Annotation: A computed fold for a 395-nucleotide part of an RNA from an Anaerolineales bacterium, annotated as large-subunit ribosomal RNA, domain III. Its mean pLDDT, the model's own confidence on a scale to 100, is 80. RNAcentral holds the full RNA, with entries from ENA. Taxonomically the source falls in Anaerolineales (Bacteria, Bacillati, Chloroflexota, Anaerolineae).
Context: one part of a larger RNA
RNA sequence: AAGUAGCGAUAAAGCAGAUGAGAGCUCUGCUCGCCGAAAAUCUAAGGAUUCCUGAGCAAGGUCAAUCCGCUCAGGGUAAGUCGGUCCCUAAGGCGAGGGCGAAAGCCGUAGCCGAUGGAAAUCCGGUUAAUAUUCCGGAACCGCUUGUCAGUCGUUAUCACCGAGGGGGGGACGCAGGAGGUUAGGCGUACCGGGUGUUGGAUGUCCCGGGCCAAGCUCGUAGGCGGAAGAGGUAGGCAAAUCCGCUUCUUCAUUCAACGCCGAGAAGCGAUGGGGAGGCCGUAAGGCCGCAAACUCGUCGAUACCACGCUGCCGAGAAAAUCCUCUAGGGAGACUGAUGGGUGACCGUACCGCAAACCGACACAGGUAGAUGAGGAGAAAAUCCUAAGGCGCUC
Numbered sequence: 001a002a003g004u005a006g007c008g009a010u011a012a013a014g015c016a017g018a019u020g021a022g023a024g025c026u027c028u029g030c031u032c033g034c035c036g037a038a039a040a041u042c043u044a045a046g047g048a049u050u051c052c053u054g055a056g057c058a059a060g061g062u063c064a065a066u067c068c069g070c071u072c073a074g075g076g077u078a079a080g081u082c083g084g085u086c087c088c089u090a091a092g093g094c095g096a097g098g099g100c101g102a103a104a105g106c107c108g109u110a111g112c113c114g115a116u117g118g119a120a121a122u123c124c125g126g127u128u129a130a131u132a133u134u135c136c137g138g139a140a141c142c143g144c145u146u147g148u149c150a151g152u153c154g155u156u157a158u159c160a161c162c163g164a165g166g167g168g169g170g171g172a173c174g175c176a177g178g179a180g181g182u183u184a185g186g187c188g189u190a191c192c193g194g195g196u197g198u199u200g201g202a203u204g205u206c207c208c209g210g211g212c213c214a215a216g217c218u219c220g221u222a223g224g225c226g227g228a229a230g231a232g233g234u235a236g237g238c239a240a241a242u243c244c245g246c247u248u249c250u251u252c253a254u255u256c257a258a259c260g261c262c263g264a265g266a267a268g269c270g271a272u273g274g275g276g277a278g279g280c281c282g283u284a285a286g287g288c289c290g291c292a293a294a295c296u297c298g299u300c301g302a303u304a305c306c307a308c309g310c311u312g313c314c315g316a317g318a319a320a321a322u323c324c325u326c327u328a329g330g331g332a333g334a335c336u337g338a339u340g341g342g343u344g345a346c347c348g349u350a351c352c353g354c355a356a357a358c359c360g361a362c363a364c365a366g367g368u369a370g371a372u373g374a375g376g377a378g379a380a381a382a383u384c385c386u387a388a389g390g391c392g393c394u395c
Base pairs, nucleotide, nucleotide: 013031014030015029016028017027018026032392033391034390035389040372041371042370046352047351050350051075052074053073054072055071056070060068061067080141081140082348083347084346085345087118088117092113093112094111098107099106100105122139123138124137125136126135142344143343144342145341146340147339148338149337150336151335152334153333159331161330162329166326167325168324169323174313175312176311177310180306181305182304185300186299187298188297191210192209193208194207195206196204212274213273216269217268218267223262224261225260226259227252228251229250230249231248232247233246234245236244237243275295278289279288280287281286314317358367359366374386375385376384377383
């Protein structure tokens, strides 16, 4: 320079009360304003205690501060089923042998690692100041193991049963389009609870609020797909095979086919259960009082489910394991069904998460994957106004 620029979105505040040494900005109440495909909610990455409670106000906070993501202390993250490890593989990485290279090393087969993919199983309600599909209540399910009962079969074989690191099946997949069946959700309603007012009217076709519930089990629907079953042969599937493939024959059927497979939703049970409106008090968390009610039908209707199921198209759209089956092999007791008992490890779980807690030197008008995403008007997730919810952007 200069007490100058600036104090970081022009979404906005006002009043009363409380606390306090002190209040424009801390708390409570009422009113007002802003967002509402977000400025709401869940969650990944990342952060790492910032979460909750008590006590503080030197510094940090672009002012103040009794307040705080600040300081100090204490507390808080509970899982067979959520996610990860224990399983599988992709790109990619590493790489026994191997190839190459002055050396270091580079490439790479088998193989191993490696999720953003595949693969068993949980829902509803309640509860804490702070966790909850984890605790509690109720109702389930899966893997492994071990009893009991029943049935079937076998014990040296004319093979009960188990069964690969091998064979086969399966897993297993593109994009676009349109129709159908549904559900979530919305709107309304029978019904239930409350109200009827200080202003002209208002017991009325009046006003306000509510008008619900999962997994699982049973059933097997709308619909979709495959011709089905049996016998013989067999040179292929790197050995073997009863499996797969190829091939021959027989029977049934060829359409509302039978048979088999897939399959939402609805319905019943779950549920004699759970949820479920108000008033008063309190700074808040919450406490007290009272009744514990209705819970039906209609309509609209998804971008969600049936389901990459169907149709069409060309650019022709992962792999491996779990699983089924076949033998190789093992093998003396085994399998199936019903019903009991036992068991289920380790790690993550607080909180922020379009942001004052992440990436940007900052409490920075920037950036940040996914899911849910209501009402009126509307083609719409545009736009405007609003609900739930959250904020008024620290002078």